[in-house]
Parts: sequence; structure tokens; C1' cells
RNA sequence: CGAAACGCAAAAUCAGGGAAACCUGAUGACGCAAAGUCGUGGAUCUAAAAUCAUCUGCCAAGUUGAUCAUGACCGCCAGACUGCCGAA
Repeated sequence: CGAAACGCAAAAUCAGGGAAACCUGAUGACGCAAAGUCGUGGAUCUAAAAUCAUCUGCCAAGUUGAUCAUGACCGCCAGACUGCCGAA
């Protein structure tokens, strides 16, 4: 390389969790030689809380917008660890 034996499971739907991103289970396969695990670096996504601004308002409280992970994502890239076969 050609294989062999396996593995994982996209979208979608249903049920559940969550503010959301997204996650879990079932059905299902778009694909994947690490589409195994780890959130360590970068990228990306969300913005509850917080802060600032704005509008309504006597106050309280509420509306709208902006910023921001402590949230998410390993099937975005890299890194770390582990794993099946094997001509050369």
C1' cells in the first nucleotide's frame, strides 16, 4: 500500500438537563486510522451574574444595548497520554 477483525457516530427526531452555548439517553449514519481520553496553548460559540450606558419611572423596579467566562467546544487547529492491524 492492498487488506482483515473491530471501533466511533454527523444531521435530524423524541425524552431529559441548562439562562444559553451545549450536554445526556434512545433511534439514526454524514463521515472518521485515533471522530479514544485530557480544556494544557490558540481559535470559535454562549453571556446567567457583574459593570457601564440608555429608556419608562417619585422611589423601588423594569426595558434595550455594549463589555466580559468563572460556562461551552477535543468531529476547529496544536500539544500530552493511550490504542487495532501491518506488505514494505
The RNA shown here (c-di-GMP-I riboswitch aptamer) has 88 nucleotides and comes from an Anaerolineales bacterium. Taxonomically the source falls in Anaerolineales (Bacteria, Bacillati, Chloroflexota, Anaerolineae). Its Rfam family is "c-di-GMP-I riboswitch aptamer". Gene Ontology term of the family: cyclic-di-GMP binding. Model confidence (mean pLDDT): 88 of 100.